[in-house]
Context: one part of a larger RNA
RNA sequence: GGACGAACGCUGGCGGCGUGCGUAAUACAUGCAAGUCGAGCGGACCUUCGGGUCAGCGGCGGACGGGUGAGGAACACGUGAGUGAUCUAUCGAUGAGUGGGGGAUAUCGGGCCGAAAGGCGCGGCAAUCCCGCAUACGUUCCUAUGGGAAGAAAGCUGGGCAACUGGCGCUCAUCGCGGAGCUCGCGGCCCAUUAGCUAGUUGGGGGGGUAACGGCCUCCCAAGGCGACGAUGGGUAGCCGGCCUGAGAGGGUGAACGGCCACACUGGGACUGAGACACGGCCCAGACUCCUACGGGAGGCAGCAGUAGGGAAUCUUCCACAAUGGGCGCAAGCCUGAUGGAGCAACGCCGCGUGAGUGAAGACGGCCUUCGGGUUGUAAAGCUCUGUCUGUCGGGACGAAGACCGGGACGGGAGUCCCGGGGAGCCGGUACCGACGAAGGAAGCCCCUGCAAACUACGUGCCAGCAGCCGCGGUAAGACGUAGGGGGCAAGCGUUGUCC
Numbered sequence: 001g002g003a004c005g006a007a008c009g010c011u012g013g014c015g016g017c018g019u020g021c022g023u024a025a026u027a028c029a030u031g032c033a034a035g036u037c038g039a040g041c042g043g044a045c046c047u048u049c050g051g052g053u054c055a056g057c058g059g060c061g062g063a064c065g066g067g068u069g070a071g072g073a074a075c076a077c078g079u080g081a082g083u084g085a086u087c088u089a090u091c092g093a094u095g096a097g098u099g100g101g102g103g104a105u106a107u108c109g110g111g112c113c114g115a116a117a118g119g120c121g122c123g124g125c126a127a128u129c130c131c132g133c134a135u136a137c138g139u140u141c142c143u144a145u146g147g148g149a150a151g152a153a154a155g156c157u158g159g160g161c162a163a164c165u166g167g168c169g170c171u172c173a174u175c176g177c178g179g180a181g182c183u184c185g186c187g188g189c190c191c192a193u194u195a196g197c198u199a200g201u202u203g204g205g206g207g208g209g210u211a212a213c214g215g216c217c218u219c220c221c222a223a224g225g226c227g228a229c230g231a232u233g234g235g236u237a238g239c240c241g242g243c244c245u246g247a248g249a250g251g252g253u254g255a256a257c258g259g260c261c262a263c264a265c266u267g268g269g270a271c272u273g274a275g276a277c278a279c280g281g282c283c284c285a286g287a288c289u290c291c292u293a294c295g296g297g298a299g300g301c302a303g304c305a306g307u308a309g310g311g312a313a314u315c316u317u318c319c320a321c322a323a324u325g326g327g328c329g330c331a332a333g334c335c336u337g338a339u340g341g342a343g344c345a346a347c348g349c350c351g352c353g354u355g356a357g358u359g360a361a362g363a364c365g366g367c368c369u370u371c372g373g374g375u376u377g378u379a380a381a382g383c384u385c386u387g388u389c390u391g392u393c394g395g396g397a398c399g400a401a402g403a404c405c406g407g408g409a410c411g412g413g414a415g416u417c418c419c420g421g422g423g424a425g426c427c428g429g430u431a432c433c434g435a436c437g438a439a440g441g442a443a444g445c446c447c448c449u450g451c452a453a454a455c456u457a458c459g460u461g462c463c464a465g466c467a468g469c470c471g472c473g474g475u476a477a478g479a480c481g482u483a484g485g486g487g488g489c490a491a492g493c494g495u496u497g498u499c500c
Stems, first nucleotide, its partner, number of pairs: 001500004006496005013352006019345002021310001026308003030305003035060003040057002043054004067263003077187007086180003091176008099133001101131003108123002111120003139150004155168005189235003196226003201223008238260004242253004265286005288299004316342001318341003324338001325336004355385004365376004389441001391436005399427001404421007444489005450469002455484005465472002
């Protein structure tokens, strides 16, 4: 000098864009943050008889999105490879199919237990719930020339009198997109005042387990494996793209944004599922908090706000789903503290303003003075203008294209496009534009011995004090305090801390 998620002191007009618990991964009141589908199913209730509401069964989603950095020195991350050792819901492409039976059960009725949370018998019913049978292009297994065996499904809805024809599904298989698991080479911290470490340890055989390789697990056999090219142990730490600095090499760092990982009160465990060992799911144990009729129960903000605490220190218990995106749904639509916005904070960067021109009797006042004057100083007043921002009044957006209905075009398809109708904005009566008015409402902070730009007077008298370093102060202090003047930066200026 530069930089900062800063803090502190003094000061503070406006706007745009960003940023905002770095400490206690401390504890949390309250509200909200993941639902949706009645075009899968039966029922209860309401009904204007068109339909609607509700719990339950069932499906899809709750593995995304959002938070945090505790742990972890590890194939966790980065980078480059491998997977002939693997999985993949939804979506796309292609091929084949969707036949015929059976069963259970919630809601419900009725009975009972409990303070509650909730639970137990009995009765009866449905399905895109569950289970056989049939069929099997391709699939798997056996055999290997043939061949043999095994294994699937679900329906709902629209047009039509019907035949039939659309839409959404379901099953099997192959390929694809995207996603994931596993393996390996290389790379990136400190301590040797840590020198030896290791028994599933290292390898092999049999078996188990997994989507899959593997001591991943188990039985047996062998005695190996790692280490000064730093094993083992200890400390510290999320990693990266990046960011800061620097001419570079390098050094530091990992806030915000993006990718990956890990975690979700602490520890452990599995279930369901295409996917979890699952933040707002389940079970067990523990600590803590709450309810209780003392028998027993309920909870988990490192989601968004917010509270207490800790701290030098870090925000609103706001608005909206209008846009973008996500879940569900044929759709209308519903949900969405993701997101879009607004609020608070000079926390940062950038921009603007606090006026411009003229004006010498160089006014008054202040300060200094050698008492002549000098300086503040064109500074002020005065005169002439301008009108940014602030104020008042008026107009007033872009962001909105759709979805849906009717018609049409293109594509192999998901789908895309055109015409007409149609309706929709949180921000916001905001931005922006115009008018009126009026210099009116808007400047401070630090420094002035040298480094380093800027000097005098008074007060004080090694006192009070200053100080980054050298050092100032003991009676004329340019270094302390005040004043005048000056220098620097400016809605900021200084100080402290940290990095280069």
Overview: Model confidence (mean pLDDT): 88 of 100. Small-subunit ribosomal RNA, 5' domain from Sulfobacillus thermotolerans, 500 nucleotides, folded computationally. The organism belongs to Sulfobacillus, within Bacteria.